A computed fold for a 485-nucleotide part of an RNA from an uncultured prokaryote, annotated as small-subunit ribosomal RNA, 5' domain. Its mean pLDDT, the model's own confidence on a scale to 100, is 86. Rfam family: Bacterial small subunit ribosomal RNA. Gene Ontology terms of the family: structural constituent of ribosome and ribosome. RNAcentral holds the full RNA, with entries from ENA.
Context: one part of a larger RNA
């Protein structure tokens, strides 16, 4: 000099683009963040309206809508954090014993039957959450039968699929089964990744072999036997510390710090274990079990997890709105209409930062007036004001008014842009002036009060403290602190 997610004093006209809990992985009121599909199923209100009425209903239309429930696909993405973790991570390289819904190509095939459990009713328990009983009831739910290119054990046998719905029909669209292909995943080698030796040994499933189990899948991944092995001064083991990378700031570079945002990867989800479905989780807004802590209760017993977006309490020097909109980009679902989307995309607040514009321009000596200063001549503030001519960026106010949307559909937004109007009119400060180091003189103070990065100024003429005037810097910002280089 740079550099910052900054923070603190002063001061602050405007626009773009951007960033925004670095502290307490510290507890969280309220709202929303994950639904959808009636072209997989049965079932099915109500208000309201019309009609008739014996005035007690009763039918019609709302409406096969709302709605729950069965059933599928999604809730393993998308958002969030960095507490773990020093290698079950990561980066780079490279490997074989593996899976792979949804998508793409290809073969075959979809025949024939059966019993149920929701919802519903009815009863029952219970303060609630919710449960239990008995009946009825469909399916792409769920079992058997048959079939089998193929596949699997095996050596003559055995074992293992399948669903329909739509539609007037063709079709399309599903389903099974195998094959390849994509995609994404899971495993294994190597080589690098921080500090300490005031850490010197450390391992028994510990390190191999056989057998078995187990897995998608190779392995002590488990388990039984057998053998003693295996790592290590090239730094194991212990401790500490810390999410890695791409990259980011400095630097000529070499190197040195760092890892906000934005991208890959990895890990977590109040705190510990634990599995279930499922292509895929050991699952953020799923499930159990234990624990901490909040809450309801009729004291039996129950409910919950914002490291999702906003927001609250705390903490902190410190860090945003309980906003809009699904118009766009992209995700689920669905045959589509379209629904769901605090991903997103906008607006809102903060000079945090970076850019860019302004805040006037031309003339003007009587060198005014007023400040300072003075050798009392005058000098200087200073062409600076003032006055006279003259623009209107910006911002105000009226008008008009996009693209962003390939047919329709714009939150933002009456926004950006454009025309008009009025008038210099609404917009400068910070810091410093003893050398480093650009800028000096008066007063005031009197080792006091103060100053300060370093050396040092201050004890009566202080260019160093304090005010003034007068210079120097930067400029909507200036200084100061505090990180890195």
């Nucleotide at each position: 000099g740079a550099u910052u997610g900054a923070a603190c004093g002063c001061u602050g006209g405007c626009g773009g683009c951007a960033u925004g809990c670095c502290u307490a992985a510290u507890a969280c009121a309220u709202g929303c963040a994950a639904g959808u599909c009636g072209a997989a199923c049965g079932c099915g209100a109500a208000a309201g309206u019309c009609a008739c009425u014996u005035c007690g209903g009763u039918g019609g239309c709302a409406a096969g809508u709302a709605g729950a429930g069965u059933g599928g696909c999604g809730g393993a993405c998308g958002g969030g954090u960095g507490a773990g973790u020093a290698a079950u991570a990561c980066a780079u390289a490279g490997g074989a014993a593996u899976c792979u819904g949804c998508c793409u190509g290809a073969u075959a095939g979809u025949g024939g039957g059966g019993g149920a459990c929701a919802a519903c009713a009815u009863g029952a328990g219970g303060a609630a959450a919710c449960u239990c009983a008995u009946g009825c009831u469909a399916a792409u739910a769920c079992c058997g039968c048959a079939u089998a290119c193929g596949u699997c054990a095996a050596u003559u046998u055995g074992g293992g699929a399948a669903a329909g719905c739509c539609u007037u029909c063709u079709c399309a669209u599903g389903c099974u089964a195998u094959c390849a292909g994509u995609u994404g995943a899971g495993c294994c080698u190597a080589u690098g990744u921080u500090a300490c030796a005031u850490u010197a040994g450390g391992u028994a499933g510990u390190u191999g072999g056989u057998a078995g189990g187990g897995u998608a899948a190779a392995g002590g991944c488990c388990u039984a036997c057998c053998a003693a092995g295996c790592c290590u001064u090239c730094g194991a083991u212990c401790u500490a510390u810390a999410g890695c990378u791409g990259g980011u700031c400095u630097g000529a570079g070499a190197g040195g710090a760092u890892g906000a945002u934005c991208a890959g990867c990895c890990a977590c989800a109040c705190u510990g274990g634990g599995a279930c479905u499922g292509a895929g989780a050991c699952a953020c807004g799923g499930c159990c079990c234990a624990g901490a802590c909040u809450c309801c209760u009729a004291c039996g017993g129950g409910a919950g997890g914002c490291a999702g977006c906003a927001g609250u309490g705390g903490g902190g020097a410190a860090u945003a709105u309980u906003g809009c909109g699904c118009a766009a980009u992209g995700g689920g679902c669905g045959a589509a209409a379209g629904c769901c989307u605090g991903a997103c995309g906008c607006a809102g607040c903060c000079a945090u930062g970076c850019c860019g514009c302004g805040u006037g321009a031309g003339u003007g000596a009587a060198g005014a007036a007023g400040g300072c200063c003075u050798u009392c001549g005058g000098g200087u503030u200073g062409u600076a004001a003032a006055g006279c001519u003259c623009u209107u960026u910006c911002a105000a106010c009226g008008g008009u008014g996009a693209a962003g949307a390939u047919g329709a559909u714009g939150a933002c937004g009456g926004u950006a842009g454009c025309c008009g109007u009025a008038g210099a009119a609404g917009a400068a400060g910070c810091c410093c002036c003893g050398g480093c180091u650009a800028a000096c003189u008066u007063c005031g103070u009197g080792c006091c009060a103060g100053c300060a990065g370093c050396c040092g100024c201050g004890g009566u003429a202080a260019u160093a403290c304090g005010a003034a005037g007068g210079g120097g810097g930067c400029a909507a910002g200036c200084g100061u602190u505090g990180u890195u280089c």